[in-house]
Molecule: Bacterial RNase P class A
Organism: Burkholderiaceae bacterium
This record gives sequence, C1' cells and structure tokens, in this order.
RNA sequence: AAAGUUCAUCGCGAUAAUCGCGGGAAAAGUUCAACUUUCACGAGGAAAGUCCGGACUCCAUAGAGCGCCGUAGCAGUUAACGACUGUCUGCCGUAAGGUACGGAUUAGAGCAACAGAGACGAGCCGACGUUAGGGUCGGGUGAAACGGGCAAUCUCUACGGGGAGCAACAUCAAAUAGGCAACUGCUGAUCCUGCUCGGUGAGGUUGCGGGUAGAUGGCUAGAGACGGAGCGUGAGCUCCGUAGUAGAUGAAUGAUUAUCGGCCUACUUCUAUGAGGUAGGAACAGAAUCCGGCUUAUAGAUGGACUUUGUCU
Repeated sequence: AAAGUUCAUCGCGAUAAUCGCGGGAAAAGUUCAACUUUCACGAGGAAAGUCCGGACUCCAUAGAGCGCCGUAGCAGUUAACGACUGUCUGCCGUAAGGUACGGAUUAGAGCAACAGAGACGAGCCGACGUUAGGGUCGGGUGAAACGGGCAAUCUCUACGGGGAGCAACAUCAAAUAGGCAACUGCUGAUCCUGCUCGGUGAGGUUGCGGGUAGAUGGCUAGAGACGGAGCGUGAGCUCCGUAGUAGAUGAAUGAUUAUCGGCCUACUUCUAUGAGGUAGGAACAGAAUCCGGCUUAUAGAUGGACUUUGUCU
C1' cells in the first nucleotide's frame, strides 16, 4: 500500500422568529371545575417483528404416576432463557476468523438406491483341511458384507415446562337484568289518566347489592445509565461516586422561515497532501406495563485490535 477479519461509537447540531400539540408545575379571577398567562420538559438504535426468557397480575393447583412439548459436547455467566462466554471436537478459510442439525446403537425396534449370490435375512466362486456336519483363508459387488452406519425414524437418558396476559388486574360508579330486606297491596295497590266514572288485576315504593358506560389507579427509579477502583482469559461480579421530568389512550413529541456550523456529491478558483466559492443531497423508522436477548431494516461518518500478500528501511 492492497485485500480482508473482528469489536465498538455516532445516526445532523445550535440560535432566533411565527404557528401548534402532550402531560406537569406555579400564579390571577372563581366555591370547585373549565378557561387564560408564565415556566422548564417531551421517541430509537432498532421504539419494529412479537421469536425466546423473566418481572408483575389474575385464574387453576393435596400428593404420586403416565402422556405431551422443549433443550442437548464439557465448563461457566445470568432474575431467567433456546441468550451470552470460555474451551474441546468436526467442517469451511492460506490466515485473522467463521460455523455445527456435536448425549446414547451390548435396552429394544425400524431403515439403506445402484451394483451384487446375499443388505441385516444369510451365503456365490476358489483354496486349505475334515468321515460328515461344519470351520479357516482368499476372490468379486458395494458407502457398508455379522462388523458396522443412521438417533433431524421411533426410542432411551438428563434437565426444564400449569394457563392467560396491562384490552392483565384493582378501586369508584350514571344505567339495565335477575337477587335480598323492610313497608305496602285482592278490604284492589299499580297502570290507562291531571281529576271523576269505567276498565285492568299483582304487584308497588324505598334501601342494599349488582356492575355497564365513564373515571382513577396499575404507569414508569429500572435485575437501570454513566464514571472510577478491585476480581475474572471472558460473559460477568463486588464496592464507591455522579446525574436524573416522555407516560399519551381516535394515541402528543410537529411545521415553516432565516443565520451559523459539521457531513456527502458535482462543478469551479487559488499561493494546491491544503484553503475557499456555487449548486444539490441526507437513510431505516416512530414509544403504548417494564426489563434481558435474538432477528430483521438502515443513507452516511468515525475509532480500536488483528490477518494475508507485496514493497522499502
């Protein structure tokens, strides 16, 4: 220098003006609420797919056995996992490195194209040797010929697994049905109907309770983030310190303009490994109970470690 491997970081920023949204705090008027004003705050590395694991909630659940599902070298990390780390072995790569569908075939069953006499049933040809049965050696086919293979065929072994999910669930509670209690009612309540007559004929009133609409809680301080020290090859663990306001629900977190700065592309100027000027461009995507992973999408920018080849000293 070229070509690679691997681990990380960032994902346009700042200021001003105008308009607007969300929840919150404060103030004035007001009994309260609503409204008004002011203030600071308000999406991501994946918020996504919902694939795996947990926290949390409700339901179910004596105990034991069978069955079903999942995982699978060995050792470890973790709240937990099918995740992650280390390492052995196999495979791929010159290498850095990547990758695995890596437990068990004397518990039992099942399976094996073509060729071949014979494919799990046994037995062709030749030689040796034997009274014979049978035995030993060799040949030939084939991936494999009584010695093995396949467990991603059933099976066995070890370990793990109850179900549904924040639209969980809890509280308050207009309305409705059925229910309970008290009073009242065939000596006629109630209803038609405001009154009288007439008709109707077993309910009516009140309270409790119920739980729909609606409201509130759950709801964001977390197995968290950042920095340092120690331990460990590592995943990670322990201690100390620092800062800390998204929480909507027909679902806010935005739009426009101007200036400055950073990045990319094209053209261009100069005193040219650099410094300017003009024009254009900037991805994937958007919280919805929370967390740990995995997977997928992603314009572009940056850094560390390592490998191979070539050249120079």